[in-house]
RNA sequence: GGACGAGUAGCUCAGCUGGGAGAGCAUCUGCUUGACGUGUAGGAGGUCGCAGGUUCGAGCCCUGUCUCGUCCA
Numbered sequence: 001g002g003a004c005g006a007g008u009a010g011c012u013c014a015g016c017u018g019g020g021a022g023a024g025c026a027u028c029u030g031c032u033u034g035a036c037g038u039g040u041a042g043g044a045g046g047u048c049g050c051a052g053g054u055u056c057g058a059g060c061c062c063u064g065u066c067u068c069g070u071c072c073a
Stems, first nucleotide, its partner, number of pairs: 001072007010025004019056001027043005049065005
């Protein structure tokens, strides 16, 4: 230098053919307990790596770019 894959909540990850942004764990609050833990109900937490473009509408399509991994040279 080139090819491919990954980047979404604090962590691990889903997200179908473009239309509701989600799950588990963690965290917070209530209930339960003498207390802790367990259990249970609920809440908070996101510029979907970044910047543009297409579209009525983008996590998803297109372009550029950054980081990480693998391979080639």